[in-house]
RNA sequence: AGAGUUUGAUCCUGGCUCAGGACGAACGCUGGCGGUGUGCCUAAGGCAUGUAAGUCGUACGGGUUGUGCAAAGUCCGCAAGGAUUUUGCACGACUAGUGGCGAACGGGUGAGUAACGUGUGGGUGAUCUACCCUCGGGACGGGGAUAGUCCGCCGAAAGGCGGUUUAAUACCAGAUAAGUUUCCACGGUUAGAGUCGAGGAAGCAAAGGAUGGCCUCUGCUUGCAAGCUAUCGCCGGAGGAGGAGCCCACAUCCCAUCAGCUAGUUGGCGGGGUAAUGGCCCACCAAGGCUAUGACGGGUAGCUGGUCUGAGAGGACGACCAGCCACACUGGGACUGAGACACGGCCCAGACUCCUACGGGAGGCAGCAGCUAGGGAUAUUGGGCAAUGGGGGAAACCUUGACCCAGCGACACCGCGUGUGGGAUGAAGGCCUUCGGGUUGUAAACCACUGUCAGGAGGGAUGAAGGCCGGACCGGUGAACAAUCGGACCGGUUUGACAGUACUUUCAGAGGAAGCCAUGGCUAACUCUGUGCCAGCAGCAGCGGUAAAACAGAGAUGGCAAGCGUUGUCCGGAUUUAUUGGGCGUAAAGGGCGUGUAGGCGGUCAAGCAAGUCAGUUGUGAAAGGCGUCGGCUCAACCGAAGCAUUGCGUCUGAAACUGCUUGGCUCGAGGACAGGAGAGGAAAGCGGAAUUCUCGGUGUAGCAGUGAAAUGCGUAGAUAUCGGGAAGAACACCAAUGGCGAAGGCUACUUUCUGGCCUGUUUCUGACGCUGAGGCGCGAAAGCCAGGGGAGCAAACGGGAUUAGAUACCCUGGUAGUCCACGCCGUAAACGAUGAGCACUAGGUGUAGCGGGUAUUGACCCCUGCUGUGCCGUAGCUAACGCAUUAAGUGCUCCGCCUGGGGACUACGGUCGCAAGACUAAAACUCAAAGGAAUUGACGGGGGCCCGCACAAGCGGUGGAGCAUGUGGUUUAAUUCGACGCAACGCGAAGAACCUUACCUGGACUUGACAUCCCCGGACAGCCCUGGAAACAGGGUCUUCCACUUCGGUGGACCGGGUGACAGGUGCUGCAUGGCUGUCGUCAGCUCGUGUCGUGAGAUGUUGGGUUAAGUCCCGCAACGAGCGCAACCCCUGCCUUUAGUUGCCAUCAUUUAGCUGGGCACUCUAAAGGGACUGCCGGUGUUAAACCGGAGGAAGGUGGGGACGACGUCAAGUCCUCAUGGCCUUUAUGUCCAGGGCUACACACGUGCUACAAUGGGCGGCACAAAGGGCAGCGACAUCGUGAGGUGAAGCAAAUCCCAAAAAACCGCUCUCAGUUCGGAUCGGAGUCUGCAACUCGACUCCGUGAAGGUGGAAUCGCUAGUAACCGUGGAUCAGCAUGCCACGGUGAAUACGUUCCCGGGCCUUGUACACACCGCCCGUCACACCACGAAAGUCUGCUGUACCAGAAGUCGUUGGGCUAACCCGCCCUAGGCGGGAGGCAGGCGCCUAAGGUACGGCCGGUAAUUGGGGUGAAGUCGUAACAAGGUAACC
Repeated sequence: AGAGUUUGAUCCUGGCUCAGGACGAACGCUGGCGGUGUGCCUAAGGCAUGUAAGUCGUACGGGUUGUGCAAAGUCCGCAAGGAUUUUGCACGACUAGUGGCGAACGGGUGAGUAACGUGUGGGUGAUCUACCCUCGGGACGGGGAUAGUCCGCCGAAAGGCGGUUUAAUACCAGAUAAGUUUCCACGGUUAGAGUCGAGGAAGCAAAGGAUGGCCUCUGCUUGCAAGCUAUCGCCGGAGGAGGAGCCCACAUCCCAUCAGCUAGUUGGCGGGGUAAUGGCCCACCAAGGCUAUGACGGGUAGCUGGUCUGAGAGGACGACCAGCCACACUGGGACUGAGACACGGCCCAGACUCCUACGGGAGGCAGCAGCUAGGGAUAUUGGGCAAUGGGGGAAACCUUGACCCAGCGACACCGCGUGUGGGAUGAAGGCCUUCGGGUUGUAAACCACUGUCAGGAGGGAUGAAGGCCGGACCGGUGAACAAUCGGACCGGUUUGACAGUACUUUCAGAGGAAGCCAUGGCUAACUCUGUGCCAGCAGCAGCGGUAAAACAGAGAUGGCAAGCGUUGUCCGGAUUUAUUGGGCGUAAAGGGCGUGUAGGCGGUCAAGCAAGUCAGUUGUGAAAGGCGUCGGCUCAACCGAAGCAUUGCGUCUGAAACUGCUUGGCUCGAGGACAGGAGAGGAAAGCGGAAUUCUCGGUGUAGCAGUGAAAUGCGUAGAUAUCGGGAAGAACACCAAUGGCGAAGGCUACUUUCUGGCCUGUUUCUGACGCUGAGGCGCGAAAGCCAGGGGAGCAAACGGGAUUAGAUACCCUGGUAGUCCACGCCGUAAACGAUGAGCACUAGGUGUAGCGGGUAUUGACCCCUGCUGUGCCGUAGCUAACGCAUUAAGUGCUCCGCCUGGGGACUACGGUCGCAAGACUAAAACUCAAAGGAAUUGACGGGGGCCCGCACAAGCGGUGGAGCAUGUGGUUUAAUUCGACGCAACGCGAAGAACCUUACCUGGACUUGACAUCCCCGGACAGCCCUGGAAACAGGGUCUUCCACUUCGGUGGACCGGGUGACAGGUGCUGCAUGGCUGUCGUCAGCUCGUGUCGUGAGAUGUUGGGUUAAGUCCCGCAACGAGCGCAACCCCUGCCUUUAGUUGCCAUCAUUUAGCUGGGCACUCUAAAGGGACUGCCGGUGUUAAACCGGAGGAAGGUGGGGACGACGUCAAGUCCUCAUGGCCUUUAUGUCCAGGGCUACACACGUGCUACAAUGGGCGGCACAAAGGGCAGCGACAUCGUGAGGUGAAGCAAAUCCCAAAAAACCGCUCUCAGUUCGGAUCGGAGUCUGCAACUCGACUCCGUGAAGGUGGAAUCGCUAGUAACCGUGGAUCAGCAUGCCACGGUGAAUACGUUCCCGGGCCUUGUACACACCGCCCGUCACACCACGAAAGUCUGCUGUACCAGAAGUCGUUGGGCUAACCCGCCCUAGGCGGGAGGCAGGCGCCUAAGGUACGGCCGGUAAUUGGGGUGAAGUCGUAACAAGGUAACC
């Protein structure tokens, strides 16, 4: 850092997907050790059990208990004495209660909360603060209770009631007041409610308690007390530290389909309340307050430091750790207190659970463990207070599920190990194999070593500092050397959960310790087997339909490693929300157009200010975290130290360029005045002619109209046509234009009136007055709507006629809304330049419209030039390209609108508007891996241009009809073997199916096989005969004895027979695994390459263009220049000539003669070898001086002379596995091999290709002439003879220019037939034969005699042929024993026609359109039917949230009340250890305000569900049509 995926390919746009990192994870497979972390993300569901907040006896009275002493009593004892009880005192220990402090911390959780909740920075002149620290001050004298204990009572329990008695550091009043609080007035200071000073008035304290010590002072006097003293505590004050409350600014998620909200609401005055400001609360007064900079409403959410990611900016998250907040079963409430509206407190209500004697009670794990439930999922009912920290205490100490440890879990990070070195015969085994080998692989074995971890046996920590006791010293207080406090020192003693752990020593021994995923691409890693669109895989694109590197297994390989994969989630990649850092002509995207509000932005000069801005200072930005450095655990993770950073906010000081603000100027922006100008700009009123239609009248007669052709329609009741008169409505030809005007929509006869904007020119005025513009307001084509008028033409709907398979269309004939006017509405269009508005800048050229200027001119043009508008071309630049280009899509600035994959969806719901139609706004589920833009190459078009071809046309002859032959389909069959299927299968493979062939069927046989190689044994083989049999074959007999070498024993080889196993064999499958060969487009003129150039690229150029050609043939031009495969030529045959040669050929001359038979000759013909010849070479014309074409000459031949061979790049998965070859698969007593018979020859039919005909251009008979090219020894066979004949017999010649096949036939000359199913035609059938062959039944050919079918020139349709061609005629050959009407070849006779390229078919080139690329046999749309999915509507129905009104109202605060109760204080009286009465205060009760849960009624919102219903999406092969893409067959679209 990128990659895959839209296409045939390309560039772009754009989405989807992947590689990375991370995690409180989960799941699958696997699992050795340790360290450090971390672990209910779900049900803020419910919880059994234990535990998590206590402590202080140095605050207090008791109690229990121990010891000592004293006294009294009792018992034992002679006594001393002992035991024991009670009481008192003293000292300990324990402690329920009173009291104090703590319990508001610590710990948990994230439900609620969108808030001053949190964060950052401030304020508090509006505040509080227990414990702690500092300073200075004080603590006087009194009083009344009460718990406990005891007694009595109630209750199941929880618990409670009454009485007696008692203490305090509990409670209470009083005194005092340095001081403090409040009030009053004065002065200083401050911007200010403050603060300071001095004064007055009123209010407000305490525990002199606890413990230790002492005797200086006083009293008694051993000593103790008052007292003193030390420590702790108490009260009030000032200050500090830390903490808390409140206020403010800024920041803090989504929805505008939430747009208006608000009555304590906003403010004031006065009160109340609070520690304190404040509508926090109340009364009154006013009518405010908030909101597009998003109020109100809805949804979601604890916030932060930080964490993850990222280059950063950002994005996501907020586990662990730390700060803040909120909550503690749910809701409400207060009490206590310095602090709570209180997790392990209280009261009430509710739900739930538990106990109960049914009357009542108890409870709250979101503390730590643990249980249950939920869930994909998250641990031990552990140890310890040793450390750190907290609470209490004077302290020892107690307490602490905070914490420190341990346990469980690979949950994460980090570290270590599972050995190390040597070891090639490259072992065995596995896998692969081209069978040679390769690989696993130095891997193993084997040899030599090491000893981490685990295991055994020993040693064994750091973490501990303190505390206590003792000693001596210093310091404070003190009268004191006592005591006490503080400090450092010495000695002693004591404290470890973890843990016998870390660590370490030693012992033995490689011993106990490797898996997981992947291996087609992205993405590192490949083979075999199985499977056969199955099973399966898959993150994406995609794999799998018989050779799968993609499935499954195996081997091998790659990656990571005690883990590896998968899933989920976040960031990244994604510049795919774009501040950094995107876009909007055609890809998604400019609002239809204007006007203008808020807002944003704004010319020039000067001065000032200092808000922004910049610089510096300072405070803060908690710690942890991050980063670098250093250090501690052996390293690392982890941890520590000191730094840096913390981009932010505040404070102060400074600067003044820029922005801003204020002030004053300026004129170039903008606007005004004046003078001209053009215009379908708008509105209203009027008016004109042409045309259409209607109507009246005239003329006139049979049609008109309409179409591709028709018909409907109109017309003899007089149309159309034509002339004249009239009526009506609508639209304005020519002018007219790429022209003008308008903001857009739009505007077109002419005149008048009213009216908007624009342009030009000159001077002048105002002095930034400007630009844009969310909302708002206005305008806004056509269609449509409302009610009225009008209505000629046109014309949705509708009727009719055609077309058609249908035709609810296109075409025709009619025709109503509508189109027109006027009042209103609608508010949309492909409302488009698919291009928002404004300003500035950036080469030109050329038109055009309007207004000017200059020169010149008499003047007008022409020419030069300015401004404004409107077109075309084009440079730079931009753009994906196309293209844009001073009218920008260039370069910049300002403002607005809009976009973010396709479909769903210009939709649903909601809202607003509308009379309605509908418009505006505008989703989601679900689904796809694309949808798209531009350009490229093809292909295609019922697009265009040019040009070819027996393509059409012009001709000649056929096919299609008949009979037969042959092939095919179909059918049949035991089998009718197989292949070939448009052209390009079908007289094709097959140039020969009676057996064979033969592959098929039936039956009979064989199993190393009919054939090949190797091994062993025996023997030559072969032949002949007999038996069985259909044969194959089986059995028997007979005959015979190979070659080479030899040491004569034998060995080797060929061949035959037998045997064993490797193997043979297969016309079995796959031509879609292949080679080779072939067909076809097509003998069409094309197909490419190198270099260069152009293009981002696919590609283009060349190869296009102008000519020309049969031709990409050649010429010219040209960013191309060359080249290759094709074309042509070179090759063969043929046409003319020459030379050479002259047998088997030839014969002019000579001889001979029946005859080239012979002599002779080689001139000619011919033969067959080498050459020549033709090249547009020559002439003329045309053409560009070209290529070339036309004509001509010469020539046997003339423009390729004719014919053949020869087939470019490629296409059709064309054909062939049955020619051959070949991979793979299948088969192996059979799918192989042998044999007999049958079949391939079947036959209702259909098609192709042919033959013969239908006759007189003919048939029959007779006569007679002329070829070419071939073939021949298992052959051709003359000749003779026999037979009517096929043919038979005998037989010469010939391996062939010699002999034979061999007669050529049509033609020609005669005769006959005379138009008929015939003297045409010959099928079919009967009979008799010939030949071949082992054999002609199925199933050969031919001959003779007889028979004598259809057929009288062939429907639609269709084929061949352009000259020695078609047509007609015969001849030969291959195959072959025999068997062509087929095939291949040969000659003979020998035409007609081509105007021409409009049309059909095929093809070439250029161009155009395209939504096609499997390429038009393409693509593709909609309904219907079926299945599935999500969604909308819906009578209803069911939750949840919420609003308004009302009812009722617990606990509780506050207020209020009186015939209740009441120790202290006050007052009065009295019979005075006191009592009574009153007051103050308190308690309880009543009432009132507020109010939670609850209830009633009516609404709102979200959601679930629903008969039915609506459209939508998806789904290999359903139905109907053909809408779109080409002019898509009616251009398409809005």